[in-house]
Context: one part of a larger RNA
């Protein structure tokens, strides 16, 4: 090195962008580097194989050919790769035109609820539980009405519906901005894919500095259970949950399924477009394009199951896997305020 995997058995990186590398449409010409071939040297000798032959065989010895897969030089082939050159449009992009959309970012405004404070109105309970009880009430709660004040979150719409690379994103208005789809074919002409390093993003916890804190709530009290109850149930309640800024870089970060491109039978949903048909129009039908389910058929699969959104059929590049533990640890090193986080093993024992 070849070789096998990678839903669930070990094993797809959390996710982009993107450097080096690795591959990369369709014709023409040139070149010949890789490639193909043909000569000449060289590739010692022994060994190795193969034919025979010689010691009574063997082993050992000698002969003869082969091989030495290789390097170098030179002729030639031009199909493929490469490399130059010109060319072309289907791949990528740009342009018009046009709708969707909780993408994103900022800033402002809204009602419902909640807690709380202020008065009124009314009395004896209220709240909780399986039943209780701590708790809160005559210093007048709970109800109720009437002002306020605060902070967080946005019922119905709403939906295997949308929008984003994922993480994720849901009142309403406004600013600024990113992407995608349709049509239409004017432009560029291979600009493409794919990406080790690297940059940047990246739930919730968690740090840090400074507000804010309505409801929620680790920890904490208590009061029940119960043999006991550092728990499941009540009462309370603080960091946190919110905001700005910096950090951290993890998750079952899941479709436990990388990214790209081509093909390979159907039906039925639904979401955003374009053509048609039909009509006075608007449904309806029928086609087609991107997206989202669901059901199936060859095929695959170990089996479940997947099945045009494939885990079919092929190509390219990247990550990973190699019995179980020990261990995602020790160490050592990067990187953090710290918590850790990532890289990552042996003894040893089954």
């Nucleotide at each position: 090195c070849u070789g096998g995997g990678u839903g669930u058995a070990a094993a797809g990186g959390g996710a982009g962008c993107g450097u080096a590398g690795g591959c990369g449409g369709u014709g023409c010409u040139a070149u010949a580097a890789g490639u193909c071939u043909g000569a000449u040297g060289u590739g010692a000798a022994a060994g190795c194989c193969c034919g025979g032959g010689g010691c009574u065989c063997a082993a050992c010895c000698g002969c003869g050919g082969g091989a030495c897969u290789g390097c170098a030089u030179u002729g030639g082939a031009a199909a493929c790769u490469g490399u130059a050159g010109g060319a072309c449009u289907g791949g990528a992009g740009u342009g018009u035109c046009g709708g969707a959309g909780g993408g994103g970012u900022a800033a402002g405004u809204g009602g419902a609820a909640u807690u709380c404070c202020u008065a009124g109105u009314g009395u004896a309970g209220c709240g909780g539980u399986g039943a209780a009880a701590u708790g809160c009430g005559u210093a007048g709660a709970g109800a109720u009405u009437a002002g306020g004040a605060a902070g967080a979150a946005c019922a119905c719409c709403g939906g295997u519906g949308g929008c984003g690379a994922a993480g994720g994103c849901g009142a309403c208005u406004u600013u600024c901005u990113g992407g995608a789809c349709g049509a239409c074919a004017a432009c560029u002409g291979a600009c493409g894919c794919u990406g080790a390093g690297g940059c940047g993003c990246g739930a919730a916890a968690g740090c840090g500095u400074g507000g804010g804190g309505a409801g929620c709530a680790a920890a904490c009290a208590g009061g029940a259970u119960u043999a006991g109850a550092u728990a499941c149930c009540c009462u309370g309640g603080u960091a946190g949950u919110c905001c700005a800024c910096g950090c951290c870089g993890u998750a079952a970060a899941c479709g436990a399924u990388g990214a790209a491109u081509a093909c390979u039978a159907g039906g039925u949903g639904u979401a955003g477009g374009a053509g048609g048909u039909a009509u006075c129009g608007a449904c309806c039908c029928c086609u087609u394009c991107u997206g989202u389910g669901c059901c199936g058929g060859a095929g695959c699969u170990a089996a479940c199951a997947c099945a045009a959104u494939a885990a079919g059929u092929a190509u390219u590049c990247c990550g990973c896997c190699u019995g179980g533990g020990a261990a995602g640890u020790a160490c050592g090193a990067u990187c953090g305020c710290a918590a850790g986080a990532u890289u990552a093993a042996a003894a040893c024992u089954c």
Model confidence (mean pLDDT): 88 of 100. The part of an RNA shown here (small-subunit ribosomal RNA, central domain) has 350 nucleotides and comes from a metagenome. The RNAcentral record of the full RNA draws on SILVA. It matches the Rfam family "Bacterial small subunit ribosomal RNA".